[in-house]
The prediction has a mean pLDDT of 82.
Transfer RNA from a Candidatus Bathyarchaeota archaeon, 74 nucleotides, folded computationally.
Rfam family: tRNA. Rfam links the family to the GO term triplet codon-amino acid adaptor activity. Rfam's curators write: Transfer RNA (tRNA) molecules are approximately 80 nucleotides in length.
């Protein structure tokens, strides 16, 4: 410097191709269970979908832009 992929919860990803109620697992909290921890159970708690613009009735998806991260070519 050109190219490509990527960013969603405290963490790890699902959803994105083909626009229509954001979802799981871990963790937090809180109860059971028990000499006591841990494991096990049962609730609980969670998102500005990196920013800012656009298109759109309607954007995590889709366009244009910045940032940040990995990878590749020089």
């Nucleotide at each position: 410097g050109c190219c490509g992929c990527c960013g969603u919860a405290g963490c790890u990803u699902a959803g994105u191709c083909c626009g229509g109620u954001u979802g799981a697992g871990c963790g937090u909290c809180u109860g059971g269970c028990u000499g006591u921890u841990a494991a096990c159970c049962a609730g609980u708690u969670g998102g500005u979908c990196u920013g800012c613009g656009g298109u759109u009735c309607g954007a995590g998806u889709c366009c244009g832009u910045a940032c940040g991260g990995c990878g590749g070519c020089g």